[in-house]
RNA sequence: GUGGCCGUAGCUCAGUUGGUAGAGCGCGGGAUUGUGAUUCCUGAGGUCGCGGGUUCAAGCCCCGUCGGUCACC
Numbered sequence: 001g002u003g004g005c006c007g008u009a010g011c012u013c014a015g016u017u018g019g020u021a022g023a024g025c026g027c028g029g030g031a032u033u034g035u036g037a038u039u040c041c042u043g044a045g046g047u048c049g050c051g052g053g054u055u056c057a058a059g060c061c062c063c064g065u066c067g068g069u070c071a072c073c
Stems, first nucleotide, its partner, number of pairs: 001072007010025004019056001027043005049065005
């Protein structure tokens, strides 16, 4: 340099056909317990890497760009 894949919550990831973004772990509060652990209930936390386009509507489609990774040169 060329091509593929990945980028979504603090972490690991899902979201397959475009229709108001979720799970587990972690974190805050509560219940249970003599205390703690476990278990249960509840809550907070995201401009979906960035910019633009298409659309009534974009995490999803299109273009550009940045980072990571793999292959080739």
The RNA shown here (transfer RNA) has 73 nucleotides and comes from a Pseudobdellovibrionaceae bacterium. It matches the Rfam family "tRNA". By type it is a transfer RNA. Model confidence (mean pLDDT): 81 of 100. The source organism's lineage runs through Bacteria, Pseudomonadati, Bdellovibrionota, Bdellovibrionia and Pseudobdellovibrionaceae.